This is a predicted structure of a 384-nucleotide RNA (Bacterial RNase P class A) from Dechloromonas sp. Its Rfam family is "Bacterial RNase P class A". It is annotated as a ribozyme. The coordinates come from a structure-prediction model, not an experiment, and the mean pLDDT is 76. Taxonomically the source falls in Dechloromonas (Bacteria, Pseudomonadati, Betaproteobacteria, Azonexaceae).
C1' cells in the first nucleotide's frame, strides 16, 4: 500500500416560529393559563423461538404428544450466542502446462452434523442384474463334449456346455483403488502402495485427531427431511393478562307495607279473560374511570478475569408512557443525491433526502434498508 473478506458503528446537522402530548412548579372554584423540562428504532416489523410478570389448573407417577440433536462452554432461558472437531464449498495466491484446464487452496461461506452390527420398509425410470446381486456386450473355452489334420504323441478350429465381474453399457447408486504377478481369460486369487475397518498405546475435558504399533484382503452399500430407537427438555391462556372503584336499565336476595284490593291490556260500557306487587337495604356484574405503566437479567465509563461468548467490582445517569393512539409543520442556513451552465473555480434548479414508526417489559433469530465511518484478518508488492 493495495486487493479480498469478516464485523462494530452512524442514520442528515444547527437555528426560528407555530401546533400535539405526558410531568414538575405556580395561580385559579373549576374550566383553564403561564413557566421549567422530557417526548420512536436499529429494525419500533415479523410475531418465529426464549424468558420476566399475571390469572388459571396443579400429591407423586406413567402413557400420549411436540420441540431440540457433533463437543464444551455462555445465560434468567434459548432452537441464541462464544470457541473447538468434521465435512463440504469458494475466490486470489502458489504449482504444473504451449494452452484449455488441473492440482493445492488463505482469511472466509454453508451443515436438521446422535443411532443403519435392535427391529420393519422403501429405490419410480432406465439396466441382464438394486443386497447374502448380476452374465447384455465383450473376453475365454484350460476342462467335458464336437470337427479337420496325424498311425500315435499332439497340433488347428468352432463355441455346445461352462468359465469370468477387469473392459463396455444403464443408473442417483453396481459390493475398495492402482501397478505387478498370475490364469485359459479373469478375479485380493497373492504381493507392493494408498484407502478401510478393528484393537491398543499418545495427544485433548470432550467432540476428535495420530508422520506410532498389531491385527483383518476388505466383512456390515443407502434412505432416520420413512416408520422407529436413544438422550434431553416442555401444564394451559395472555396486559383484551390481572387488581380496584362503580352509573342508568333490566334480573337476584332480605327487610317492611299492601293484599281476595289495587294498577295495566283487551273494549264504547259491564261481566269475562290476561298480566302484575309497592317502597327501602344489600351483593354480583355491563359502561365508564383508575390502576398494572416503565427502576430494568436497564444504560454509560473506568477496571478485573477470560481466546471469546459472558462476567464481577466501583463510579456516574434516570433516558416515551400514548391510548383510536402525541412525538409533527413551516422557514432560513450548512451537508448530502440528481441535474444545468461553466475550460475551470464556481453559481442556479430539483428533491425535502434509505427502510420504516412504540402500545406491559426483557433476550435473541429473521426480514427491509439511501449513503458514509471505524476497525479486524488473509494474501501479494514497496521501504527500513
Nucleotide at each position: 500500500a493495495a486487493a479480498g473478506u469478516c464485523g462494530g458503528c452512524c442514520a442528515g446537522g444547527c437555528a426560528a416560529u407555530c401546533g400535539c402530548u405526558g410531568c414538575g412548579u405556580g395561580c385559579g372554584u373549576a374550566a383553564g393559563c403561564a413557566c421549567g423540562g422530557g417526548g420512536a428504532g436499529g429494525a419500533a416489523a415479523g410475531u418465529c423461538c426464549g424468558g420476566g410478570c399475571u390469572c388459571c389448573a396443579c400429591a407423586g407417577g406413567g402413557c400420549g404428544g411436540g420441540a431440540u440433536a457433533c463437543c464444551a462452554g455462555u445465560u434468567a432461558a434459548c432452537g441464541g450466542c462464544u470457541g473447538g472437531g468434521u465435512g463440504c464449498u469458494a475466490u486470489a495466491a502458489g504449482u504444473c502446462g504451449c494452452g484449455a484446464g488441473a492440482c493445492c487452496c488463505a482469511a472466509g461461506g454453508c451443515a436438521a452434523c446422535g443411532g443403519a452390527a435392535a427391529g420393519u420398509g422403501c429405490a419410480a425410470c432406465a439396466g441382464a442384474g438394486a443386497a447374502u446381486a448380476g452374465a447384455c456386450c465383450g473376453c475365454c473355452g484350460a476342462u467335458g463334449g464336437c470337427c479337420c489334420c496325424g498311425c500315435a504323441a499332439g497340433g488347428g478350429g468352432a463355441u455346445c456346455a461352462g468359465g469370468u465381474a477387469a473392459g463396455g453399457g444403464u443408473g442417483a447408486a453396481a459390493c475398495g483403488g492402482c501397478g505387478a504377478g498370475g490364469u485359459a481369460a479373469g478375479a485380493g486369487c497373492u504381493c507392493a502402495c494408498c484407502g478401510c475397518g478393528c484393537u491398543g498405546g499418545c495427544g485433548g475435558u470432550a467432540a476428535c485427531g495420530u508422520u506410532c504399533a498389531g491385527c483383518g484382503g476388505c466383512a456390515c452399500g443407502g434412505u432416520a427431511a420413512a416408520c422407529c430407537c436413544c438422550a434431553u427438555c416442555c401444564g394451559g391462556a395472555g396486559c383484551a393478562a390481572g387488581a380496584c372503584c362503580a352509573a342508568a336499565u333490566a334480573g337476584g336476595g332480605a327487610a317492611g307495607c299492601a293484599u281476595u284490593a289495587g294498577g295495566c291490556g283487551u273494549g264504547g260500557c259491564c261481566c269475562g279473560c290476561g298480566c302484575u306487587g309497592c317502597u327501602u337495604c344489600c351483593g354480583g356484574g355491563u359502561a365508564g374511570g383508575c390502576u398494572g405503566c416503565u427502576u430494568g437479567a436497564g444504560c454509560c465509563u473506568g477496571u478485573c478475569a477470560g481466546u471469546g461468548a459472558u462476567g464481577g467490582c466501583a463510579g456516574g445517569c434516570c433516558u416515551a408512557g400514548a391510548g383510536g393512539a402525541a412525538u409533527g409543520a413551516u422557514u432560513g442556513c450548512c451537508g448530502c443525491a440528481c441535474u444545468u451552465c461553466g475550460c475551470a473555480a464556481g453559481a442556479g434548479g430539483u428533491g425535502g433526502c434509505a427502510c420504516a414508526a412504540a402500545a406491559c417489559c426483557c433476550g435473541g433469530c429473521u426480514u427491509a434498508u439511501c449513503g458514509g465511518c471505524c476497525g479486524g484478518c488473509u494474501u501479494u508488492c514497496c521501504a527500513a